[in-house]
RNA sequence: CGCUCAUCCAGAGCGGUGGAGGGACAGGCCCUGUGAAGCCGCGGCAACCAACGAGUGAUCGUGGGUGCCAAUGCCUGAUCGAUGAGAU
Numbered sequence: 001c002g003c004u005c006a007u008c009c010a011g012a013g014c015g016g017u018g019g020a021g022g023g024a025c026a027g028g029c030c031c032u033g034u035g036a037a038g039c040c041g042c043g044g045c046a047a048c049c050a051a052c053g054a055g056u057g058a059u060c061g062u063g064g065g066u067g068c069c070a071a072u073g074c075c076u077g078a079u080c081g082a083u084g085a086g087a088u
Base pairs, nucleotide, nucleotide: 003086004085005084006083007082008081013042014041015040016039017038021031022030023029025077026076027075028074043069044068045067048065049064051062052061053060054059073080
C1' cells in the first nucleotide's frame, strides 16, 4: 500500500512565523492580504484504544496513546475520503 470492523448533521482557537493559497478528487458553493497552506507555542473538544480507579452492572472518572478545533465528510457524485481499532 491493500484487507476487515466502527464512526463521520454534536463539540472545540488564540498567539508567533510565513506570504498565496485552502476546503482530498470532479462539478458547485464557500473561506482567504481584516493574511491561505505549512511550521512552532499555548489552549480546547472528543472518547476509538490500553492502563488505573469507582460501580453488582449498564456505565462513569483520571491522566496517557491517537484524532480533531469554518460551513453535515460544506453540498451533490463516485469503484470516493478521513480517523480509530484489528488481522495478515
Molecule: SAM riboswitch aptamer (S box leader)
Organism: Actinomycetes bacterium